[in-house]
RNA sequence: GGAUGACUUUAAGCGCCUGGACUCAAACCUUUAGGUUUGAGUUGACGAGGUGGGGGAUCUCGGAUCAUCGGCGGGUGACCCCCGGCCGGCCGCGGUCGAUAGGCUUUCGACAAAGACCGGGAGCGAUCCCGGGGACAAUAGAAAGCUGAGCGGCGCU
Numbered sequence: 001g002g003a004u005g006a007c008u009u010u011a012a013g014c015g016c017c018u019g020g021a022c023u024c025a026a027a028c029c030u031u032u033a034g035g036u037u038u039g040a041g042u043u044g045a046c047g048a049g050g051u052g053g054g055g056g057a058u059c060u061c062g063g064a065u066c067a068u069c070g071g072c073g074g075g076u077g078a079c080c081c082c083c084g085g086c087c088g089g090c091c092g093c094g095g096u097c098g099a100u101a102g103g104c105u106u107u108c109g110a111c112a113a114a115g116a117c118c119g120g121g122a123g124c125g126a127u128c129c130c131g132g133g134g135a136c137a138a139u140a141g142a143a144a145g146c147u148g149a150g151c152g153g154c155g156c157u
Stems, first nucleotide, its partner, number of pairs: 014073004019069001020043010046062004052082004083098005089154005102147007117132006
């Protein structure tokens, strides 16, 4: 250093890297610039939202000098089934949603981080880490209005 086994910890823009991009070194080619090959590295999602159970399969919102490209694994949106709430007592069907448990419209709408700037550190470099001050979102959410709330049977009156 590699392989195998066991245990523990670590998570949801989360984890990983054989493509790509970028850096360095060596060799070769080339009129310079530069190019090719090999090797070693760096990078590869910035926060906000979001979990009834299961399944397949994969989210929503914005920010950013937009490779945040591409691939693999996972995954709270949406879909299907089940369960559950509501639809004037009960049951069945149907509809609609998810324990804050109908939908739509309008208005309002708190709160970010990265980046940028300044300072420091590591590295030949790509790049990475730390600190500082001050920012800037959408959504969430709140209010108001409009609107859907059935079909059959039984029971009660």